[in-house]
């Protein structure tokens, strides 16, 4: 001097399904998951699969479901700063 992974602060973005019970829901129980509006929680923030469209999609599986995989090198999608670390250059000192 510069840059990324990482960490933090602030700001911003996002989802909340399937089954059962009842009197509706953000009520209770079971399944998966970081999270199923239990949160002031969880996740993501451009090196962006957090999340949306495609999609009442396709294959497998399940009590059932975006449950698993494909789709997906697809199209969109929300930033600033600081720290630490590292690279390069220059200077000084010692051998």
């Nucleotide at each position: 001097u510069u840059g990324u992974c990482c960490u933090g602060u602030u700001g911003g973005g996002g989802g909340u399904g399937c089954c059962c019970g009842a009197g509706a829901u953000c009520c209770g129980g079971g399944c998966u998951g970081a999270g199923a509006u239990c949160a002031a929680a969880c996740c993501c923030u451009u090196g962006g699969a957090a999340c949306c469209u495609g999609a009442a999609c396709c294959g497998g599986g399940u009590a059932a479901u975006u449950c698993c995989g494909g789709c997906g090198u697809a199209g969109g999608a929300a930033a600033a700063c600081a720290g630490a670390c590292g690279u390069c250059c220059u200077g000084u000192u010692c051998g």
Source information:
Predicted 3D model of a 95-nucleotide RNA (TPP riboswitch aptamer (THI element)) from a Bacteroidota bacterium. It matches the Rfam family "TPP riboswitch aptamer (THI element)". A reference for the family is Miranda-Rios et al. (2001), "A conserved RNA structure (thi box) is involved in regulation of thiamin biosynthetic gene expression in bacteria", Proc Natl Acad Sci U S A. The prediction has a mean pLDDT of 76. NCBI's taxonomy places the organism under Bacteria, Pseudomonadati, Bacteroidota.